[in-house]
RNA sequence: GGGCCGGUCGUCUAGUCUGGUAGGAUACCACCCUUACGAGGUGGUGGUCGUCGGUUCAAGUCCGACCCGGCCCA
Numbered sequence: 001g002g003g004c005c006g007g008u009c010g011u012c013u014a015g016u017c018u019g020g021u022a023g024g025a026u027a028c029c030a031c032c033c034u035u036a037c038g039a040g041g042u043g044g045u046g047g048u049c050g051u052c053g054g055u056u057c058a059a060g061u062c063c064g065a066c067c068c069g070g071c072c073c074a
Base pairs, nucleotide, nucleotide: 001073002072003071004070005069006068007067010026011025012024013023020057028044029043030042031041032040050066051065052064053063054062
C1' cells in the first nucleotide's frame, strides 16, 4: 500500500440482507415477596448507533471519505 471483518445504553449483544417507535440480557434504582439476606416477580433510569458529509418525507440500516481494533496479502 491492497483486501476482509468489526465499532450500537456502564458491560455483552440483536437489529443492517428488505430504510419506518433503537430491542434483549446483565448491572443500577424503586416496589412486591422473605423473620432477614440470596433467588424470584413488576416497573423505572440509562444510547450524539465510531466521526464527518450525501441521498430520502424519513438513515443504526443506503452512498462517499476518514478514525480505531483484529485477520490476511504484498
Overview
The RNA shown here (transfer RNA) has 74 nucleotides and comes from a Candidatus Bathyarchaeota archaeon. Rfam family: tRNA. Rfam's curators write: Transfer RNA (tRNA) molecules are approximately 80 nucleotides in length. Gene Ontology term of the family: triplet codon-amino acid adaptor activity. It is annotated as a transfer RNA. NCBI's taxonomy places the organism under Archaea, Thermoproteati, Candidatus Bathyarchaeota. Its mean pLDDT, the model's own confidence on a scale to 100, is 81. RNAcentral holds the sequence, with entries from ENA.